[in-house]
RNA sequence: GUACCCGUAGCUCAAAGGAUAGAGUAUCGGACUCCGACUCCGAAGGUUGCAGGUUCGAUUCCUGUCGGGUAUA
Numbered sequence: 001g002u003a004c005c006c007g008u009a010g011c012u013c014a015a016a017g018g019a020u021a022g023a024g025u026a027u028c029g030g031a032c033u034c035c036g037a038c039u040c041c042g043a044a045g046g047u048u049g050c051a052g053g054u055u056c057g058a059u060u061c062c063u064g065u066c067g068g069g070u071a072u073a
Stems, first nucleotide, its partner, number of pairs: 001072007010025004018056001027043005049065005
């Protein structure tokens, strides 16, 4: 340089055109306990890497771009 894959919550990942974007873990609060741990309940946390386009509707499809990875020369 070329081809392909990935980028979504602090972290690990779902959602594969129909919406108020979810789960686990972590954090915080409560219950429990003599105090902790465990367990249970709840809360907060997202411009879906960025910029455009298609569509009534985009995390999802298309283009460009940035970052990471793999292969190849």